[in-house]
RNA sequence: UGGGCACGCGCGGGAGAGCGCCGCCGGCCUUGCAGGCCGCAUGCGGCCGCCGAAGGAGCAACCGCCCCGGAAUCUCUCAGGCUAAAGGGACCGCGCGCGCCAA
Numbered sequence: 001u002g003g004g005c006a007c008g009c010g011c012g013g014g015a016g017a018g019c020g021c022c023g024c025c026g027g028c029c030u031u032g033c034a035g036g037c038c039g040c041a042u043g044c045g046g047c048c049g050c051c052g053a054a055g056g057a058g059c060a061a062c063c064g065c066c067c068c069g070g071a072a073u074c075u076c077u078c079a080g081g082c083u084a085a086a087g088g089g090a091c092c093g094c095g096c097g098c099g100c101c102a103a
Base pairs, nucleotide, nucleotide: 003101004100005099007097008096009095010094011093012092013091018048020047021046022045023044024043025039026038027037028036029035049082050081051080055078056076057075058074062070063069064068
């Protein structure tokens, strides 16, 4: 000087699943009751369905120092999420920082 691995930060990309139903409450339409519409991330509560890529948990190919332990994008959905936007997002790419390894 260039390379590999781990971690951190920044930038970019980044999926899935109800525009669900009910009640209350609020707003609008209406002379009034009633009725209708809206309340996307915007109010509160409840019910059912669904997703899987924060996190969490379980099994396992496999690996190890083989008593035992580590281990997924698989599985489960506790948590989280299910309209556009916002936010989150495993993982990928680039850049920087730092440590280790090899030549």
Predicted 3D model of a 103-nucleotide RNA (Glycine riboswitch aptamer) from Sphingomonas desiccabilis.
RNAcentral holds the sequence, with entries from Rfam.
The coordinates come from a structure-prediction model, not an experiment, and the mean pLDDT is 78.
The model forms 90% of the base pairs in the Rfam consensus.